[in-house]
Context: one part of a larger RNA
């Protein structure tokens, strides 16, 4: 280099941004980089080939040819690529009017539950399992009622629903602010897609610093259960779980399915925009976008299956994989406060 591949057999990067790189839309001229072709010039000899030839053959060996697919150097060609130049608008973006929606930060306000303090009422239990027990109660529990503190989370609306790049995101109100969509087809004019290293975010857990701590709840105590029971069950309980800054950077980070883009039967349910129709309207009807499913063809598929949200048909870039173990491990090297992360072998073995 070349070659199958990556939803589930090894194999899609957690996810966007995006530099160089790689690819790159329609029409026209120019140039002649690549590209084609035709001639010169080298392309050392021996080796491969071809055709004689010499040792009785062969092997070997002479001789003549090809060949040497390369470089230069000139000449023509001009589709297509490349560059240099003008033009388009349909690919991207702007505008202009809408429009959905738990996109994102801050502040602020409530209810219901929970505990905990007090104070009524009451007077033995209570709570708790599979049965109990350890707790907890007469210094009055448990219930029940008022007041009051306090932290966390927002029931119903809720859905197969909506947003987001993806981690994720739900009470109401109000500032701030990201993005999408739909009409117009108004403006720019190829302003484009993909991205190694790189920068950014990135759930739980963890770490630092200081707050905060109601509920659960790793360690931990105790009570069971057991042959034992360093566990399932019970009582309790500390970090943690909440914030604020500041790390860490990992996942079954999943659709275990990278992005973009074109193009291929249909049916049906939702959400969200536009137009038309119906006298008007709520509404329904059609028509057309953007989005979310479910079923189903054809074609793929080893089958499950998947099938305009493809895993069909193709093209561009990026990433990965190469048999099972040793091992996502050792040594290096970076990153980290640390835990550890990233990157990553081989010996041996079967």
């Nucleotide at each position: 280099c070349u070659g199958g591949g990556c939803u589930u057999a090894a194999a899609g990067g957690g996810u966007g941004c995006g530099c160089a790189g790689g690819c790159g839309g329609g029409c026209c001229c120019g140039u002649g980089u690549g590209u084609g072709u035709g001639c010169c010039g080298u392309g050392a000899a021996a080796u491969c080939c071809c055709u004689c030839a010499g040792c009785u053959c062969a092997a070997c060996u002479g001789a003549g040819g090809a060949a040497u697919u390369g470089c230069g150097g000139u000449g023509c060609a001009a589709a297509c690529u490349g560059c240099g130049g003008g033009c388009c608008u349909u690919g991207a973006g702007g505008u202009a009017g809408g429009u959905a929606g738990g996109g994102g930060c801050u502040g602020u306000u409530g209810g219901a539950a929970c505990g905990a303090u007090c104070g009524g009422u009451g007077g033995a239990g209570c709570g708790g399992u599979g049965a109990a027990a350890u707790g907890c109660g007469u210094u009055g529990a448990u219930a029940u009622c008022g007041a009051u503190c306090g932290g966390a989370a927002c029931g119903c609306c809720g859905a197969a629903g909506g947003u987001g790049a993806a981690g994720a995101c739900a009470a109401g109100c109000a500032g701030c602010u990201g993005g999408g969509c739909c009409u117009a087809u108004c403006c720019u004019g190829a302003c484009g897609c993909u991205c190694a290293u790189g920068c950014a975010c990135g759930a739980a857990a963890g770490c630092g610093u200081g707050g905060g701590g109601a509920u659960c709840a790793a360690a931990c105590a105790g009570g069971a259960u057991u042959a034992g029971a360093u566990a399932c069950c019970c009582u309790g309980g500390u970090a943690g779980u909440c914030c604020a800054c500041g790390c860490c950077g990992u996942a079954a980070a999943c659709g275990a399915u990278g992005u973009g883009u074109a193009c291929u039967a249909g049916a049906u349910c939702g959400g969200u925009g536009c137009a038309a129709g119906u006298c008007u309207g709520a509404c329904c009807u059609u028509g057309u976008g953007c989005u979310g499913g479910u079923c189903g063809g054809a074609g793929a598929g080893a089958a499950a299956u998947u099938a305009u949200u493809a895993a069909g048909u193709a093209c561009a870039c990026c990433g990965c994989c190469u048999g099972g173990g040793g091992a996502g491990u050792a040594c290096g090297g970076u990153c980290g406060c640390a835990a550890g992360g990233c990157u990553a072998a081989a010996a041996c073995u079967c």